Transfer RNA from a Clostridia bacterium, 80 nucleotides, folded computationally.
[in-house]
RNA sequence: GCGAGGGUGGCGGAACUGGCAGACGCGCACGUUUAAGGGGCGUGUGGGUGACCGUACGGGUUCGAUUCCCGUCCUUCGCA
Numbered sequence: 001g002c003g004a005g006g007g008u009g010g011c012g013g014a015a016c017u018g019g020c021a022g023a024c025g026c027g028c029a030c031g032u033u034u035a036a037g038g039g040g041c042g043u044g045u046g047g048g049u050g051a052c053c054g055u056a057c058g059g060g061u062u063c064g065a066u067u068c069c070c071g072u073c074c075u076u077c078g079c080a
Stems, first nucleotide, its partner, number of pairs: 001079007010026003019063001027045007046053002056072005
């Protein structure tokens, strides 16, 4: 340089055909159980008082975009 995949809460990782973003798990907080710790169980857990905002960044298409299109950045793999 060329080709292919990926970038989503604190972390891993979903989201079917464009139609409630964050399921599920981990972690964390509080409560409960225990003499205590661990473990179990329950509730909560993106930001904002709220209207709203939020899927790497900037544009575009659309009534509507994590999803489609263009550009940029980062990253993994392959080729030379």
The sequence was found in a public genome assembly. Its Rfam family is "tRNA". Gene Ontology term of the family: triplet codon-amino acid adaptor activity. Rfam classes the family as a transfer RNA. The organism belongs to Clostridia, within Bacteria.